[in-house]
Molecule: c-di-GMP-I riboswitch aptamer
Organism: Myxococcales bacterium
RNA sequence: CAGUACAAAAGGCAAACUCCGGGCGACCGGGGGACGCAAAGCCAACGGGACUCUCUGAGUCGGCUGGGUUGCUACC
Repeated sequence: CAGUACAAAAGGCAAACUCCGGGCGACCGGGGGACGCAAAGCCAACGGGACUCUCUGAGUCGGCUGGGUUGCUACC
């Protein structure tokens, strides 16, 4: 550097639901909570897809998917 993720070690994130706040809304932020996750870190100003609306335009979702990019450990 590349590949792989069975096990181990150190850890990490946090679905549904719920409380508070924001938004017309999809949804977002914080607290609780864990269904799960080898990137469940980031990118929507790279695509596809789904969803929302004040609808021919503007938004939302990275835990829908392809891809890009960064990172821990182990093995070869």